RNA sequence: AGAGUUUGAUCCUGGCUCAGGAUGAACGCUAGCGGCAGGCCUAAUACAUGCAAGUCGAGGGGUAUAUGGGCGCUUGCGCCCAUAGAGACCGGCAAACGGGUGCGGAACACGUACAGAACCUUCCCUUUAGCGGGGGAUAGCCCCUGGAAACGGGGAUUAAUACCCCAUGACAUGGCGGAGCGGCAUCGCACUGCUAUUAAAGGUUCACCACUAAAGGAUGGCUGUGCGGCCGAUUAGGUAGUUGGCGGGGCAACGGCCCACCAAGCCUUCGAUCGGUAACUGGUGUGAGAGCACGACCAGUCACACGGGCACUGAGACACGGGCCCGACUCCUACGGGAGGCAGCAGUAAGGAAUAUUGGUCAAUGGGCGGGAGCCUGAACCAGCCAUGCCGCGUGGAGGACGACUGCCCUCUGGGUUGUAAACUCCUUUUACGGGGGACGAAAAAAGGGCAUUCCUGCUCGUCUGACGGUACCCCGUGAAUAAGCACCGGCUAACUCCGUGCCAGCAGCCGCGGUAAUACGGAGGGUGCGAGCGUUAUCCGGAUUCACUGGGUUUAAAGGGAGCGUAGGCGGGCAUGUAAGUCAGUGGUGAAAUCCCGGGGCUCAACCCCUGGACUGCCAUUGAUACUCUGUGCCUUGGAUCCUGCCGAGGCCUGCGGAAUACGUCAUGUAGCGGUGAAAUGCUUAGAUAUGACGUAGAACACCGAUUGCGAAGGCAGCAGGCUAGACAGGCAUCGACGCUGAGGCUCGAAAGCGUGGGGAUCGAACAGGAUUAGAUACCCUGGUAGUCCACGCCCUAAACGAUGAUUACCCGACAUGUGCGAUACACUGUACGUGUCCGAGCGAAAGCAUUAAGUAAUCCACCUGGGAAGUACGGCCGCAAGGCUGAAACUCAAAGGAAUUGACGGGGGUCCGCACAAGCGGUGGAGCAUGUGGUUUAAUUCGAUGAUACGCGAGGAACCUUACCUGGGCUAGAAUGUGUCUGGGCCGCCCGUGAAAGCGGGUUUUAUAGCAAUAUACCGGAUGCAAGGUGCUGCAUGGCUGUCGUCAGCUCGUGCCGUGAGGUGUUGGGUUAAGUCCCGCAACGAGCGCAACCCCUAUCAUUAGUUGCCAUCAGGUCAUGCUGGGGACUCUAGUGAAACUGCCGCCGCAAGGCGCGAGGAAGGAGGGGAUGAUGUCAAGUCAUCAUGGCCUUUAUGCCCAGGGCUACACACGUGCUACAAUGGGGGGCACAAAGGGUCGCUACCCGGUAACGGGGUGCCAAUCUCAAAAAACCCCUCUCAGUUCGGAUCGGGGCCUGCAACUCGGCCCCGUGAAGCUGGAAUCGCUAGUAAUCGUAUAUCAGCAAUGAUACGGUGAAUACGUUCCCGGACCUUGUACACACCGCCCGUCAAGCCAUGGAAGCUGGGUGUACCUAAAGCCGGUAACCGCAAGGAGCCGCCUAGGGUAAAACCGGUAACUGGGGCUAAGUCGUAACAAGGUAGCCGUAUCGGAAGGUGC
Repeated sequence: AGAGUUUGAUCCUGGCUCAGGAUGAACGCUAGCGGCAGGCCUAAUACAUGCAAGUCGAGGGGUAUAUGGGCGCUUGCGCCCAUAGAGACCGGCAAACGGGUGCGGAACACGUACAGAACCUUCCCUUUAGCGGGGGAUAGCCCCUGGAAACGGGGAUUAAUACCCCAUGACAUGGCGGAGCGGCAUCGCACUGCUAUUAAAGGUUCACCACUAAAGGAUGGCUGUGCGGCCGAUUAGGUAGUUGGCGGGGCAACGGCCCACCAAGCCUUCGAUCGGUAACUGGUGUGAGAGCACGACCAGUCACACGGGCACUGAGACACGGGCCCGACUCCUACGGGAGGCAGCAGUAAGGAAUAUUGGUCAAUGGGCGGGAGCCUGAACCAGCCAUGCCGCGUGGAGGACGACUGCCCUCUGGGUUGUAAACUCCUUUUACGGGGGACGAAAAAAGGGCAUUCCUGCUCGUCUGACGGUACCCCGUGAAUAAGCACCGGCUAACUCCGUGCCAGCAGCCGCGGUAAUACGGAGGGUGCGAGCGUUAUCCGGAUUCACUGGGUUUAAAGGGAGCGUAGGCGGGCAUGUAAGUCAGUGGUGAAAUCCCGGGGCUCAACCCCUGGACUGCCAUUGAUACUCUGUGCCUUGGAUCCUGCCGAGGCCUGCGGAAUACGUCAUGUAGCGGUGAAAUGCUUAGAUAUGACGUAGAACACCGAUUGCGAAGGCAGCAGGCUAGACAGGCAUCGACGCUGAGGCUCGAAAGCGUGGGGAUCGAACAGGAUUAGAUACCCUGGUAGUCCACGCCCUAAACGAUGAUUACCCGACAUGUGCGAUACACUGUACGUGUCCGAGCGAAAGCAUUAAGUAAUCCACCUGGGAAGUACGGCCGCAAGGCUGAAACUCAAAGGAAUUGACGGGGGUCCGCACAAGCGGUGGAGCAUGUGGUUUAAUUCGAUGAUACGCGAGGAACCUUACCUGGGCUAGAAUGUGUCUGGGCCGCCCGUGAAAGCGGGUUUUAUAGCAAUAUACCGGAUGCAAGGUGCUGCAUGGCUGUCGUCAGCUCGUGCCGUGAGGUGUUGGGUUAAGUCCCGCAACGAGCGCAACCCCUAUCAUUAGUUGCCAUCAGGUCAUGCUGGGGACUCUAGUGAAACUGCCGCCGCAAGGCGCGAGGAAGGAGGGGAUGAUGUCAAGUCAUCAUGGCCUUUAUGCCCAGGGCUACACACGUGCUACAAUGGGGGGCACAAAGGGUCGCUACCCGGUAACGGGGUGCCAAUCUCAAAAAACCCCUCUCAGUUCGGAUCGGGGCCUGCAACUCGGCCCCGUGAAGCUGGAAUCGCUAGUAAUCGUAUAUCAGCAAUGAUACGGUGAAUACGUUCCCGGACCUUGUACACACCGCCCGUCAAGCCAUGGAAGCUGGGUGUACCUAAAGCCGGUAACCGCAAGGAGCCGCCUAGGGUAAAACCGGUAACUGGGGCUAAGUCGUAACAAGGUAGCCGUAUCGGAAGGUGC
């Protein structure tokens, strides 16, 4: 210090999330020790039991009991004395402290600083004075008595430091005076005179301790005030003792604190009142700080003590362990009545995720009482429990490679890792264990001795005292001995592999993982982090500059109010001067301690503790300074205003007038239609429309001018004229003299729609009706049409009320256009002022862009924003006649929602261009029969794959067996192949038999190699057994390779530079041109690569070389005939080499590239024709069944062998073909002309047989030689004559031939017979632009044969048409829009249906707190009081006031629940439509009104 997450990518905005620190924590797993600290955050819920406040006999009466003594004497009891002395009682002091808790309380409760001239203070200190006399009671004790108890009642008697009276009396208090000083308003202080009132207590060991009055001090308290610290305005008004006064009461004291009377005030937008929440502070956590959050422990203050009220006592309480009363609860009870209050320490129950022992001691510290010893002390000090936290220590150290074994992983004879880790050797002994020693904390006080002293007393010697605890600590012994876990390992974030699982189980803080190869789930191995802990959860701060004071924003991301005027407030020009409030500086006081920081010290260190210093940023006081701000005063003119003159404009209001158009009416002319649309129809019209003319009536709006114009604050404003009225601007520079700017509330204005009342009503026109369109059409289109649109008056108050840009002021480069002034005039030109615009700098901005009319640089004021949705909704309030407006949430939910720009893709956007894309043509398909493939169905099996284009005569270029992968059945198991180790048998080979469908199984027979003397070895074969099998089983979505397609389309990129924050752009765009990113020109680009083209092959011409098997012009020979032979190389041809074409030439156009021409020449002309060649990429395209290959699965089977069957099935559907439907034809006969291939397991001449398929002979040829081989269409002759035929040949019957082990399922061919559908094919659809289509035949691969009509080649004959690019399809480039990026087969809206969730309304039910009114009213204070008590003081009783509480009543407020109801959110594959995003197919959106299942439609 940042990081992850919106996108295909980018920048920005913005939220969510993470890494850090912290905790009084809890939970999970784990756990060796010690030190220090901490430990009910919830139920201020209820409490059993014990303890937590007593003490004083030196205040008093008194004495149980014990001991000793004495006496009476009945051994036992009684009495007396002494000593010690319990319990209870009177009395004093304490109990108001200490300890607990955080209910209440938003307040002078707390903090801080002042004030008390308005106060109190027991015990303590100092000082002064005093302490005389008297009296009557009462508890206790004793007796009687009530009650279950608690607790009483009566009688008798008694004491005091208890109570009362008298005396004395002040510097005390009150009253009346005198005179003085001081201050701060009331006043205060001191002096003095008179007068009135009020005290006391004793004890004793004689040292002393108490007592009374007064003054002072100290301590503690009380009161007042300034300032400071929570939320809500959906709480805006509150208040009746309220605010003040006068008088009184009360209090320690001031005061409406209380009362009577008088006045009407007081608080409040600088937030009163009300509601909610909360103890406050020192501080604590975090943070760079400012802040934010918190207020456990420790310390200060406050409040409370079962809930509420009340007073008494007292120095002090309205009293935690006191009292009275009411209430709730619990307990006891003899039912009459009583008792109680752990928020003290332990402890229990309950609640809860959760928080400890019914411990020890007063040894220390502190407190109460006491003269003291001492007693009491759950304060305190200790111990116990708990890893709750912080800190420290340990679980060993060194060496040790064969880098051991196991485990795990892999490319697996091997390697890697675990890992110096272990074993092993040497060493150490903290801790634990055993034994021994053993503290500090303790110093006093009292008793006693000594010294000093006037008293109090001080100093010193000395005795005693330890809960913790035999603890800390120290020493010795033994022995590596007693001691490691937790979380994590996809990114953030440090750490990776295997197996299992298969969108399951699960994980998850965010993004997200899991659908068969998961580093993300679970396990394992390994690793990383921390370590007696580690993780999780919760909460706070941080990161978050994400509430922004430090330190943010508002054109488009959330955000400028619709506009103006103006109140409060905030801010404000120049000069001088006064004051000194803000401000600044010095000084003083305070800011408790602890905490924090620096330094030092003590526990072995640390945590912890101690000491010194600093800090505590604050408040108060005082002294000074005066620049700035405030403030007083005086002056100024530049801000502002006023005045004069001029000018401008659709500025506003009122009145009048005008023409065009429209509609209607009347009349006329005139006749069959008009109108309307994409096309129609509804509608109007022979009762005369539309059209035309004339006249009339009505309402509304103002063409041209007119503009990118003007005016206005905005909304808005348009014929002409008049009246009234407002304003801007310019010039003059006369007047005032800061009078200014902004503006929360407030007031006013405010388009359209809408509302009310009354008019008006021509046009247009929501709703509505009809007609169309459509799947539907509650729409778009058409015909009508009501409200409305218009006017007056009154409301409404909203708009995408927009420049999506608040107002004001100043400053900062320019250019151009335009409106209106001024500079006398001026068509130029130019200056200046105010407007209105466009463009461009600096600057700003995320960018787009803004740019003197800022979104720049600054200043002031106002308004507004803080993730999306829920929602501008609900509730509440205010406004409105209503519609509705303004204000304006939450639960819940999401990990985004957004802005700008980029690259693509897409568009029923645009531009340019291309292609058999359309068009123009020719021939087909779709109808028939058959062939073939596919789907489907069937089947034991009909093996598998291919599935829009880019599957379907495809893998198949040959399924009867084989193939074959499928099915049925029979068999084999290291297996059908090969290599190799060991053992064993034997030559091998061959032959035979049984069984069987075969495979297989079982059996038999023959024979013996090489080397060596031999044992034996080797080679080979068989068997057994190991090591390596096998799989057409799965995954083409794990892959390689190969292939299809876009597409032979012209594209796809890179380097450097430049531009941009960046994605990216530029180059590659532009102007031309091309088949082409082909080339040229231009250009912040310059170059380059993969593609294009060319280089390669075939073909068209020629030359040359070479002539056999090819050829034959010339010569010769020969034949019935034939290059048959000699010969020849001329020609054809064969196959090598070369030439040739380049817009090179001419003309025209053009800058060029290039184009054009029936150009020339040429065999060929603008790429001559054809082929091979397929960029970056796309389709998770195809193929695991060609092959290869990862992983998975299988191993007496999913492998292998065999027989038979199946792949050939058949109601159907589709694709691709063949043959046809006939006369451009069929049949018969005759007769020509190819190319390219094949051939020895072959092709076969020729001859014979057979109608033929073919058979029997037989010759040549390993092929430019022989052969397949006949080419066919064509051409000639004959016949058929339009018919289901002499067309067509399916189907079926019969007879044959061939291949093959075998043609039944299931081959081909031949012959005879049979002779089906079909007469040119619906919607629709395919191919082809020239040697092409069409048509004709030929050959080959595969192959025993063949289902070939297929495929691949070959040649023969040989057309038609293209105006053109509007349209369909596909493609290329540029541009535009986009809410798409899985990219339009996209995205996405609303109703309805289903499930879940939270929530609004709601009759009703129910709860809570608060206020008001009335009734009633305990205890108690106060007031009153004749009868009763008391000698009296006084009391009881009674009466009155107030009041906790209780009751009644009507409301308000806040909750809970609820039949029913409203919308909302969420939820892989529900329904209806298609609203939005592209011109989204009717541009969209805003406000309003209205209609409709819904999105939505329509009007303005």

The RNA shown here (small-subunit ribosomal RNA) has 1500 nucleotides and comes from a moss metagenome. The sequence is in RNAcentral, with records from SILVA. Its mean pLDDT, the model's own confidence on a scale to 100, is 85.